A computed fold for a 170-nucleotide RNA from Paenibacillus anaericanus, annotated as FMN riboswitch aptamer (RFN element). The coordinates come from a structure-prediction model, not an experiment, and the mean pLDDT is 75. Its Rfam family is "FMN riboswitch aptamer (RFN element)". About the family: The RFN element is a highly conserved domain that is found frequently in the 5'-untranslated regions of prokaryotic mRNAs that encode for flavin mononucleotide (FMN) biosynthesis and transport proteins. This element is a metabolite-dependent riboswitch that directly binds FMN in the absence of proteins. In Bacillus subtilis, the riboswitch most likely controls gene expression by causing premature transcription termination within the 5' untranslated region of the ribDEAHT operon and precluding access to the ribosome-binding site of ypaA mRNA.The FMN riboswitch structure, reported in present an FMN-bound six-stem junction, adopts a butterfly-like scaffold, stapled together by opposingly directed but nearly identically folded peripheral domains. The sequence is in RNAcentral, with records from Rfam. Taxonomically the source falls in Paenibacillus (Bacteria, Bacillota, Bacilli, Caryophanales).
RNA sequence: GCAAUCCUUCGGGGAGGGGUGAGAUUCCCUACCGACGGUGAUGGCAUAUCUUGGAUUAAACUAUCAAGGUAUGCAUGAGUCCGUGACCUGUAUGUGGCUUUUCAUGUGCAUAUGGCUGAGCCGGUGUGAUUCCGGGACCGACAGUAUAGUCUGGAUGGGAGAAGGAGAAC
Numbered sequence: 001g002c003a004a005u006c007c008u009u010c011g012g013g014g015a016g017g018g019g020u021g022a023g024a025u026u027c028c029c030u031a032c033c034g035a036c037g038g039u040g041a042u043g044g045c046a047u048a049u050c051u052u053g054g055a056u057u058a059a060a061c062u063a064u065c066a067a068g069g070u071a072u073g074c075a076u077g078a079g080u081c082c083g084u085g086a087c088c089u090g091u092a093u094g095u096g097g098c099u100u101u102u103c104a105u106g107u108g109c110a111u112a113u114g115g116c117u118g119a120g121c122c123g124g125u126g127u128g129a130u131u132c133c134g135g136g137a138c139c140g141a142c143a144g145u146a147u148a149g150u151c152u153g154g155a156u157g158g159g160a161g162a163a164g165g166a167g168a169a170c
Base pairs, nucleotide, nucleotide: 001170005166006165007164008163009162010161016030017029018028019027031150032149033140034139035084036083037082038081044074045073046072047071048070049069050068051067052066053065054064079138080137088115089114090113091112092111093110094109095108097107098106121135122134123133124132142153143152144151
């Protein structure tokens, strides 16, 4: 340095103003928000190196300054692309309690594996962009409640994953 595995921590944002109404952060006008991984001719910073030029010099080298190229590192980069997670749900296995004379069925939990779950165009630049720039669009689980992406609740939950630590042989 390094695999399996284990441990710890972290791991979602947003209703301000106006209108109608008995009542709406739910309707209407306006406002606001964007989880995780990937991809991402992106622009930025630092270091090294090369080239050119300036300055220096009698002329040059070294050093120094500027511009450009290359490499490495750091941070950043898609709500709409590819995939994942939360909600809901099927199946299988294991297991607990209840029920039952027993079996079966129903039910809780755990593990595995499925299903379901939204939305992007136009123009510009360019070899290359659904990612950059500009424009104008669109989308957002379930339960509650005057119809909710933004309130309340399941949730002090779960979680894609992120960071750190331990870690035999070699």